[in-house]
């Protein structure tokens, strides 16, 4: 230091208008033998056919031993011996001799040694693969009294004496070739025989260990049974052979060893029950065989076992561990590369040989396939190491070397090794290093952006100063080397030699920043934004989801973020996912309690005591291979890698010990669980039998007479052949009122008249028995509502199906009249329901109230009160996503069963069991979605309910809707009839003034820097300007007499030159009533003058959210009281503001006139004067203030008095949060977009004013409350100068003349009308209406044709109060009546805005329309009912089912045939050396071909089974922006809805019959809470 001990675990996006909770999918994170897409310097370390156990050319991968052996014998070579030739010496005059030596040739002998042979050993390891195997294959932990081991190693004993053969050789033959085959010869450590052999083995007996013995140990007997040499030295022999001895290696037989292995056993080892039975050598005996050994392991013979829901038999899939990867940890996954085992060696079988193999580079036989053939035969097996084709998204060189570590064989040298060490190649993965480091601001060019100031890239670069890893040159240069082998002086000696990587790493020098950056993202998750292009296109995308003109999401740019020699994708695995939960979830309503119960198994079990010691728990002792993991510590500069140590391997067995619990065994307790028993109770418990009335329905009879009956309303039906109705008699079949009750029995289904039998249960109350007899159940077995099926009965209602009226678009429904099965009885069957409390059963514990039903005790037998045992309901703590549940748990806890794992496909489909069928009951998968839910909150809605309001209705008055005309719209027409406005909230609107103009539309004719702005360039005095002219519809286009102005300079004073204006050409721009009101700003309409919207803060609630703002009252009002977990605030209402009604003050001209005074018929006028009137300033006045009453001593309301007014006095202005992508780019603004000799401008003419229709808004009407005539009365508010315009005068009139007065309380328009008095009209298409038309005027205007307005005369239409329908209006209002005004020459104004004049009527009252607001309920709705949803049917598409067949894979089963081998039998007929007889031929003995039987690999025939591929057709199902039909569900969904069933219907559906509340909505009933 590990260890001990403590620590360890992140989570987000997606379902909603928000919320919590279920729940899936989906991402962040680590892996990796890894592919593929861009890029891509260097070095280390690893690692590299994961598909075709698919085929392979060529090369290599197991040989070695001459020191067993025999033959053979090149190069080279040693020795001797001879001949020749030479050089030196020596003797010698010389020959010659002779030594020493060199060359050449010869003969003998040895060395050496390439290639084959006999023999040994090895080849059974090393290397490869992972195809098959789910099983003693593999791991662990033991056995073997049931085995076997070459070479090693130690111990004992031996190694004797003989024979016979054969390979190579040589020599014949046959063959294409591989090979064969005859003859001949010879060797051994090759073979055979004898001998000997305590120890060995067999067999027979005796003791002995020991639980246990043929098998182990002792011992006796008696049988069987080996060997081989070689070599070196030394020695005898002259040599040589040969012998002798000793050493070494060898061999034989024995024991033990160590190592390697055989075979049993215990646990462990995947997925399927839609695989449930499986097995004849099976189980098991007994004898026998084989074997290195046990064993059915194999035979005969007996016996009938054996195995399994603790999963057998069958099917799929897989080599198995150490580990490996993730994880926080249990776990889940995988099992490349190292390391153990197994298995395998093209596919199958077989056995030799041997210590070991059924053998990967051996052998035989079948198959398949390739290869060579002279076609007669023959060869061959890379899953060895490179390579090669082929398959694939994909995985290296036909490298060096034995130098090293192993291994083989040798005494040894050494020699073989594709095992191994290296190298090569590949970013494959892990590591590690660089691509430069400092300074450096005019923030440089440049690119993006841009609010045009800028900003950014960016200290980034330039430039200057420096370093020198890596590459690159140049020089040096390791370790790895021990062995080994030679010497002697024998010693830790001395010397030699040996490196494939390699001239590598590593060291120095040298040069120069030079050679070295990519790759994905940047809408959330999830770090990282803008611009431009694109316009639901092209295209992205892991989810959610981006793109329909301003995309941070698409494609590219610029910038930004990660990671970096990588970086992104894709596949996969573990995490996350507590989403299979053991750790560490759940079933009341999200997915999930079996319909109920009985019970085997099986699991679980009371209370006291003792034994064992099963689990438990402590110790110990063996394993738990190495590597790996960790943790130190060393070694490569680090690191990745590596080496040493230790920890660890959570396991497994064995021994010892502990006994509380558990478990067996043993005795025992019990008003402690359960059962029995006694005395009482109670019940629609269940079977059977009998009997009752009341209803109903036929039938008989009577009475009686025209209808009955049904419904919204009808018919269909019954009835005059007497019905209903009524009385009376029969018959007949179901069902049993009223008691009746969240009242009772029963497990459940379910059970309801009375009565009687038979039978089950439960409950009290004793405390006499037994004395744990219990709980709980998989399989099982029983019960089991309707509805449905069989056979027989029976049939009164009532009724699927039918028919038939009705409704209706249509009604296969809802209603209606009929009516069969069925409902009813026995007997069988089915076996399913929303079969529900949507809540398995058992036991314990854990506040109460109250009611009630059966007992007990108590009580003055009342009332109560305690207790058990049930059935409600309200709550405490707890629980719960919330609802709720709450001693009858859904709390705390405990035992057992059952079921669940996203929605849809699917209560489906194969396939099994059951059923007489319907069917049931087990129950998938392939495909689609990102959701499907559940509970609760806020909204909207509702053909739900409850309170209020509002001319909303409802009373009352007057209209529209019909008539003609005005307007405006749609439609239609047109060159054009310009555009908008479209329920309410467009439609006498924009438009408060369309003959040109306006205008925006058509047609034609023009203009092009433009009618208009601003700027810059160049040109410009005969320049601008410009009378008149000429064409021309005009615009415009030409022609043109004449001819300037202003500043400076020059100057001869005629002028001249620059410049300004202004003009002309080019340029930037102008323009646009051209798009988008779904890009906007502003404005405006509606809800709606409705009363609401909302906010801080405190409370509630996990949260959306609530509370307050709900209640009780009250109001015009969320207006005010009150009460409450609410207590304030805000924008809203009210008020404050204007006008208008009374009253005071002040001012008094242009208004007034009580008074004077003139003057006149009357007017008028003057003085004068502030009184009234008025007019326009400031004030008061009213506040439920007083009075009375209701009311809660409130808010308020009702009366009253006072006052001009009275409860907001009358009317206006003022419009809360938001809704309607409402209206408006054509009033303006303004983004984008688009036009640009036009989508701009200008100018004539035309169009907006069309007319077969339709609707809106109006005016005038239809009359006598009326019209025409006459006379006469009263107004208020505006206007007036290009303006109102008097008087007077003409004209019927419009109108003209005409001009007085007046910027107006002074003049003018200006007459007001309706009224009032007078008269005529008399009900009529009129003395009503006044349209249309003709004629004649006037007026405005450049012009009234299209296209004005008035006059006058003349025509004199429709229309006699208007159909479904609909508006308006509660008081100075409706209704009538006329005034004024804006626009504006004039006007199509009857419209609009305003003015006063006259002046009602009716409101019971809110059921009902319509709009609104507050409370509450459902809700599958939130785009919010114009919602949402369901089925058929039609098209497209997709997967899976099913199908006459067909095809194919896989085992099995019978039978037939069977290669090679082996094992027995045979050996007639062939062959054969070793032993034996025998001289010798021969013969035996044994052996071998050969036959023969088993046994069998294959292979054929037939037959089920089982798995797959296709397949006409059939049939469902899922998906698909706007198909067809309907409207079935969600509200009471418009006939409540679902559940089972049956029957019918295009379709959703309909209907019976039974059940359910998981139905609104009013009413009773019961109960409970408060008070």
């Nucleotide at each position: 230091a590990a260890u001990u001990u403590c620590c360890a675990g992140a989570g987000g996006g997606u379902u909603u208008g928000a919320u919590c909770c279920u729940g899936g999918c989906u991402c962040a994170g680590g892996g990796u033998u890894a592919a593929c897409g861009c890029u891509g310097g260097c070095g280390g370390u690893a690692u590299g056919c994961c598909u075709a156990a698919c085929a392979c050319a060529u090369g290599c991968a197991a040989g070695u031993c001459g020191g067993g052996c025999g033959a053979c014998g090149a190069a080279c070579u040693c020795u001797u011996u001879c001949u020749g030739a030479u050089u030196g010496g020596u003797u010698u005059u010389a020959u010659a001799a002779u030594c020493a030596g060199u060359c050449a040739g010869a003969a003998a002998g040895g060395g050496g040694g390439a290639a084959a042979g006999c023999g040994g050993c090895g080849a059974a390891c090393g290397g490869g693969u992972g195809a098959g195997u789910a099983a003693c294959a593999c791991u662990u932990a033991g056995g073997u009294a049931a085995c076997c081991u070459a070479c090693c190693u130690c111990a004992a004993a031996g190694u004797u004496c003989g024979g016979g053969a054969u390979a190579a050789c040589c020599u014949g033959c046959c063959g294409a070739a591989a090979g064969g085959u005859g003859g001949g010869c010879u060797a051994a450590u090759a073979c055979c025989g004898a001998a000997u052999a305590a120890a060995c083995u067999u067999u027979u007996c005796a003791g002995g260990u020991g639980a246990a013995a043929c098998u182990c140990c002792u011992g006796a007997a008696a049988a069987g049974g080996a060997a081989a040499g070689u070599u070196u030295u030394a020695c005898c022999u002259a040599a040589a052979a040969g012998g002798u001895a000793a050493a070494a290696c060898g061999c034989u037989u024995u024991g033990a060893g160590a190592u390697g292995g055989g075979c049993c056993u215990g646990a462990g080892u995947c997925c399927u029950a839609u695989c449930a039975g499986g097995u004849a050598g099976u189980u098991g005996g007994u004898g026998a065989g084989g074997u290195a050994a046990u064993g059915g392991c194999u035979c005969a013979c007996c016996a009938a076992g054996c195995c399994g829901a603790u999963g057998a038999c069958g099917g799929g899939u897989a080599g198995c561990u150490g580990g490996u990867c993730u994880g926080a940890g249990a776990g889940g996954a995988c099992g490349g590369c190292c390391a153990g085992c197994c298995a395998c060696a093209g596919g199958g079988g077989g056995a030799u040989u041997g210590a070991g193999a059924c053998a990967c580079g051996g052998c035989c036989c079948c198959c398949a396939c390739u290869c060579c053939u002279a076609c007669g035969g023959g060869a061959g097996g890379c899953a060895g190491c490179a390579g090669u084709g082929g398959g694939g998204a994909a995985u290296c060189u036909u490298g060096g070397g034995c130098a090293a570590u192993g291994c083989c064989c040798g005494a040894a040298a050494g020699g073989g090794u594709g095992a191994c060490c290296c190298a090569g190649c590949g970013a494959u993965a892990c590591c590690g290093c660089g691509u430069g480091g400092g300074u450096g601001a005019u923030g440089a060019c440049g690119g993006c952006c841009u609010u045009c100031g800028g900003g950014u890239c960016g200290u980034a670069a330039a430039a200057c100063c420096c370093u020198g890893u890596u590459a690159g040159g140049a020089g040096g240069g390791a370790a790895g080397a021990a062995u080994u082998c030679g010497c002697c002086u024998u010693g830790u000696g001395c010397g030699a030699a040996u490196g494939a990587c390699g001239g590598u790493a590593c060291c120095u020098c040298c040069a120069g920043a030079g050679a070295a950056a990519g790759c994905c993202c940047c809408g959330g998750c999830u770090a990282a934004c803008u611009c431009c292009g694109u316009g639901c296109c092209a295209g992205c995308a892991g989810c959610c989801g981006c793109g329909g003109u301003a995309a941070u999401a698409c494609g590219g740019a610029g910038g930004g973020g990660g990671c970096a020699a990588g970086c992104g994708u894709u596949a996969c695995c573990c995490g996350g996912a507590u989403u299979g939960a053991c750790u560490g979830g759940g079933u009341g309503u999200a997915a999930a309690g079996g319909g109920u119960c009985c019970g085997c198994a099986g699991g679980c079990g009371g209370u006291u005591a003792g034994a064992u010691g099963u689990g438990u728990u402590g110790g110990u002792u063996c394993u738990g291979a190495a590597a790996u993991c960790c943790u130190u510590c060393g070694g490569c500069u680090c690191a990745a890698c590596c080496g040493a140590a230790g920890a660890a391997u959570u396991g497994g067995a064995g021994c010892c010990a502990a006994u509380a619990c558990u478990a067996u065994c043993u005795a025992a307790c019990u008003c402690a669980g359960a059962g029995u028993c006694a005395g009482g109770a109670a019940g629609a418990g269940g079977a059977a039998g009998a009997c009752g009335g009341a209803a109903c329905u036929g039938c008989c009879g009577g009475u009686g007479u025209a209808g009955c009956g049904g419904u919204g309303a009808a018919a269909u039906g019954c009835g005059u052949a007497g019905a209903u109705a009524u009385c009376g008699g029969c018959a007949g079949g179901a069902a049993c009122a009223c008691c009746a009750g969240u009242g009772g029995c029963g497990a459940a289904g379910g059970c309801g008249g009375u009565c009687u039998u038979c039978u089950a249960u439960u409950c009290c109350u004793g405390a006499a028995c037994u004395g744990a007899c219990g709980c709980u159940c998989a399989g099982g077995g029983a019960c089991g509502a309707a509805a449905g099926c069989g056979u027989g009965g029976g049939g009164a209602g009532c009724g699927a199906u039918c028919g038939g009226g009705a409704u209706u678009a249509g009604a296969u429904a809802c209603c209606c009249c009929g009516g069969u099965a069925g409902u009813c009885c026995a007997c069988g069957c089915u076996g399913u329901a929303a079969a529900c409390g949507a809540u398995g059963g058992g036991u314990g514990u854990u506040a109460g109230g109250u009611g009630u039903c059966g007992g007990u005790c108590u009580g003055u037998u009342a009332a109560g009160g305690a207790u058990c045992g049930g059935c409600g309901c309200c709550g405490a703590a707890g629980c719960u996503a919330a609802c709720g549940c709450g001693u009858u748990a859904a709390a705390c806890a405990c035992c057992c069963c059952a079921c669940c794992u996203g929605g849809g496909g699917a209560c489906u489909a194969c396939g099994g069991c059951c059923g007489c069928a319907a069917g049931g009951u087990u129950g998938a998968a392939a495909c689609c979605c990102a959701a499907a839910g559940g509970a609760a909150u806020u909204g909207a809605c509702g053909g739900g309910g409850g309170c209020c309001c509002g001319c909303a209705c409802a009373a009352c008055c007057g209209g529209u809707g019909g008539a003609a005309c005005a307007u405006g719209u749609g439609g239609u027409u047109u060159a054009a009839u310009u555009c908008g406005a479209c329920g309410a909230u467009a439609c006498g609107c924009g438009a408060a003034g369309a003959a040109c103009c306006u205008u925006a539309c058509c047609u034609g004719g023009g203009c092009u820097u433009g009618a208009c702005a601003u700027c810059c360039g160049c040109c410009u005095g005969g320049u601008a300007a410009g009378a008149g002219c000429u064409g021309g519809a005009a615009a415009c286009a030409g022609c043109g007499a004449u001819g300037a102005c202003c500043u400076a300079c020059c100057u001869u004073u005629u002028g001249g030159u620059a410049g300004g204006a202004g003009g002309g050409c080019g340029g930037a721009c102008a323009g646009g009533u051209g798009g988008u009101g779904c890009a906007u700003g502003g404005c405006u309409g509606u809800c709606g003058u409705c009363a609401g919207c909302u906010c801080g803060u405190g409370c509630c609630g996990u949260g959306a959210g609530g509370u307050g703002u709900u209640g009780g009252g009250u109001u015009a009002a969320g207006u005010c009281c009150c009460g409450g977990a609410a207590c304030g605030a805000g924008c809203g209402c009210a008020a404050c503001c204007c006008c208008u009604g009374c009253c005071u003050g002040u001012a008094g001209u242009u208004a007034c006139u009580c008074g004077c005074c003139u003057u006149u018929c009357a007017a008028a006028g003057g003085c004068a004067g502030a009184a009234c009137u008025c007019u326009a300033c400031a004030g008061g006045g009213a506040c439920u203030g007083c009075c009375g009453g209701u009311g809660u001593u409130a808010a308020a309301c009702c009366g009253g008095a006072g006052g001009a007014a009275g409860g907001u006095g009358g009317g206006g202005a003022u419009g809360a949060c938001g809704u309607c992508a409402a209206g408006u780019c054509a009033u303006c603004a303004c983004g984008c977009c688009c036009c640009u000799u036009a989508u701009g401008c200008c100018c004539a003419g035309g169009g907006c004013u069309a007319c077969a229709c339709a609707c809106g808004u109006g005016u005038u009407a239809c009359a006598a409350u009326g019209g025409c005539c006459g006379g006469u009365a009263c107004a208020a508010a505006g206007g007036g100068a290009u303006g109102c315009g008097a008087a007077a005068c003409c004209g019927c009139g419009a109108g003209g003349u005409g001009g007085a007065g007046c910027a107006a309380a002074u003049c003018c328009c200006a007459a007001a009308a309706a009224g009032c008095c007078g008269g005529c009209c008399c009900c009529a298409g009129u003395u009503c209406g006044g349209a249309u038309u003709g004629c004649a005027g006037g007026c405005u205007g450049c012009a009234a044709c299209c296209c004005g307005c008035c006059u006058g005369c003349a025509u004199g239409a429709a229309g006699c109060c208007g159909g479904a329908a609909u508006c308006g209006g509660u008081a100075g209002u409706a209704a009538u009546c006329g005034c004024g005004g804006a626009u504006c020459a004039g006007c199509c104004a009857g419209g609009c805005c305003g003015c006063g004049g006259u002046g009602a009527a009716u409101a019971c009252g809110u059921u009902c329309u319509c709009g609104g607001g507050c409370c509450u309920u459902g809700u599958a709705c939130a785009c919010a009912c114009c919602g949402c949803c369901c089925g058929u049917c039609a098209c497209g598409c997709c997967a899976a089912c099913u199908g006459a067949g067909u095809c194919g894979g896989g085992g099995g089963u019978a039978c037939u045939u069977g290669a090679a081998a082996u094992a027995c039998c045979u050996u007639a007929u062939c062959c054969c050396a070793a032993c034996c007889c025998g001289c010798a031929a021969g013969g035996g003995a044994g052996g071998g071909a050969g036959g023969g039987u088993a046994u069998u690999a294959g292979a054929g025939u037939a037959c089920a089974c089982u798995c797959g591929g296709c397949a006409a057709g059939g049939a469902g199902g899922g998906c698909g922006a706007a198909g067809u039909c309907g409207u079935a569900a969600c509200a009471a969904g418009g006939c409540a809805g679902c559940c089972g069933u049956a029957c019918g219907g295009g379709a959703a559906c309909g209907u019976g019959c039974g059940g359910c509340u998981g139905g609104a909505u009013c009413a009773c009933c019961u109960c409970c809470u408060u008070u």